A computed fold for a 375-nucleotide RNA from a Deltaproteobacteria bacterium, annotated as Bacterial RNase P class A. The prediction has a mean pLDDT of 76. It matches the Rfam family "Bacterial RNase P class A". Its family is annotated with tRNA processing, dimeric ribonuclease P complex and ribonuclease P activity in the Gene Ontology. It is annotated as a ribozyme.

[in-house]
RNA sequence: CGAGGAGCCCGGGCGGCCGCCGGCCGGCAUCCGGCCGGAGGAAAGUCCGAACACCACAGGGCAGGGUGCUCCGUAACACGGAGUCGCGGCGACGCGAAGGAAAGUGCAACAGAAAGCAGACCGCCUUGCGGUUUUCCGCAGGGUAAGGGUGAAACGGUGCGGUAAGAGCGCACCAGUUCCCCGGGUGACCGGGGAAGCUAGGCAAACCCCACCCGGUGCAAGACCAAAUAGGGGAGCAUAUGCGGUGGCCCGCCGCCCGCUCCCGGGUAGGUCGCUGGAGGCGUCCGGGCAACCGGCGCCCUAGAUGAAUGGCCGCCGCCCGCCCCGGGGCAACCCGGGCCGGGAACAGAAUUCGGCUUACGGGCUCCUCGAACC
Numbered sequence: 001c002g003a004g005g006a007g008c009c010c011g012g013g014c015g016g017c018c019g020c021c022g023g024c025c026g027g028c029a030u031c032c033g034g035c036c037g038g039a040g041g042a043a044a045g046u047c048c049g050a051a052c053a054c055c056a057c058a059g060g061g062c063a064g065g066g067u068g069c070u071c072c073g074u075a076a077c078a079c080g081g082a083g084u085c086g087c088g089g090c091g092a093c094g095c096g097a098a099g100g101a102a103a104g105u106g107c108a109a110c111a112g113a114a115a116g117c118a119g120a121c122c123g124c125c126u127u128g129c130g131g132u133u134u135u136c137c138g139c140a141g142g143g144u145a146a147g148g149g150u151g152a153a154a155c156g157g158u159g160c161g162g163u164a165a166g167a168g169c170g171c172a173c174c175a176g177u178u179c180c181c182c183g184g185g186u187g188a189c190c191g192g193g194g195a196a197g198c199u200a201g202g203c204a205a206a207c208c209c210c211a212c213c214c215g216g217u218g219c220a221a222g223a224c225c226a227a228a229u230a231g232g233g234g235a236g237c238a239u240a241u242g243c244g245g246u247g248g249c250c251c252g253c254c255g256c257c258c259g260c261u262c263c264c265g266g267g268u269a270g271g272u273c274g275c276u277g278g279a280g281g282c283g284u285c286c287g288g289g290c291a292a293c294c295g296g297c298g299c300c301c302u303a304g305a306u307g308a309a310u311g312g313c314c315g316c317c318g319c320c321c322g323c324c325c326c327g328g329g330g331c332a333a334c335c336c337g338g339g340c341c342g343g344g345a346a347c348a349g350a351a352u353u354c355g356g357c358u359u360a361c362g363g364g365c366u367c368c369u370c371g372a373a374c375c
Stems, first nucleotide, its partner, number of pairs: 001371010012317007020038008040347001044358002047356005052218004064214005069083005084098001085096004099209002104207002106203002121148002123144009156174006175199001177196008222273004232264006242256005280300004285296004319344004324339006
């Protein structure tokens, strides 16, 4: 220098002019003036976990859903830290829903003879018969998983023995499984030794089994105040020789609109609260811990809108990119510093609040790995 890996930091500054939202103060005042405060690392996606609120709920079980190596952290988590094991990478390092497949059920395209208590297509060996006859060929039967071939996968590997040919059929070594013992570790697990059977394949983000966890809805939650108009309930007054029903009609009995006055309660518009001081932030602080994090001390208060504010323009400086020039370094590719000109400044904007995850994006710094095309 090139190609990579990991971590951390920043997300422009100052000034002027014109505006917006909130708080406080002053002026009788919805109006004016002054002072103070006013987005982010992701405010985003709304994917997890909580706080809070309302509804539901005796307890237990079934169903359903989620999580799934270990220990630790945390209010909690599907999050984080430190590890274990597996996989990928030469490496720095990265990734992993990573319990159980010798409980049961199920699945496996294509190819292939055969795909799960396996399987004779070719091959090898052998018996009988025939052609015929040392060798060979054909037909029928049997043995065989060593060799070939198919496949993602074919029921341990190598060697020796053994056999008609073969085969864990026997033996030695190696790998793996289960069990036992010893040592290390809180633990996942690791290291060593022994025995057995000779080997029990894969898939559980297939059903399932095991362990643990789990009510629902979300601040448009919810609480309070409360018009106008319409309507509901009650009391009184008036209508009253009224109206309706019963009935053929009258009496009787039952019921009552509209009107006026007062009272009560519900919903809506609107308003107030919830609403921001909290699992809060900061510290080259102290202590514990490898770390995540915890404890202590000190300091700080840092948006609360509801058609929804946090903006626009200008100047100077700073930052980044490109061409060119100058100085320095280097064998060189190139690097560092400075200057002129031109250009650029991303992703995106709170809406109850926290803890995470994920995604988007401009730039800078540090450490580490590999390489030798340039030199």